[in-house]
RNA sequence: AGGGGGCCGCCGCCUAAUUGUCGUGAGACAAGCCGGGGAACCAAUCUUUCCCGGGGUGAAUCCGCACAGCGGUAGGGAUCACUUCCGUCCCGAACCCGUCAGCUAACUCGGUCGGCGGCCGACGGAAGGAACA
Numbered sequence: 001a002g003g004g005g006g007c008c009g010c011c012g013c014c015u016a017a018u019u020g021u022c023g024u025g026a027g028a029c030a031a032g033c034c035g036g037g038g039a040a041c042c043a044a045u046c047u048u049u050c051c052c053g054g055g056g057u058g059a060a061u062c063c064g065c066a067c068a069g070c071g072g073u074a075g076g077g078a079u080c081a082c083u084u085c086c087g088u089c090c091c092g093a094a095c096c097c098g099u100c101a102g103c104u105a106a107c108u109c110g111g112u113c114g115g116c117g118g119c120c121g122a123c124g125g126a127a128g129g130a131a132c133a
Stems, first nucleotide, its partner, number of pairs: 009119006018031005032112006042102001053100001054097004062072004075091005082128005
């Protein structure tokens, strides 16, 4: 000098997963955001008899192949700070309920995790809007 790692702080990204108050703390309460159940009307086809159930969160569904892997795909995210388009780079999982649930006003029950990047070196393009002067 360069590279790597740890702790604290700050900034930013995915996600509903943030904020406030009280408490020495564990935690509690509340707001915001998110999800489930739940009429009429409408809609729909599941279970039982021989044989297959059905549903939820989430972008994460489906197809092909030389098949424990590759390729694509519905769909989703980022591209330093508002939106859209183009270009580019990525994701396209996992889990839960337990025979039961369509929609659904009133009503009612829950969640608020986790995973990453950066710290001024640098910054893809275009249109529109907003703000400031």

c-di-AMP riboswitch aptamer (ydaO/yuaA leader) from Actinoplanes solisilvae, 133 nucleotides, folded computationally. Lineage of the source: Bacteria > Actinomycetota > Micromonosporales > Micromonosporaceae > Actinoplanes. Of the family's consensus pairs, 96% are formed in the model. The sequence was found by an Rfam model in a public genome assembly.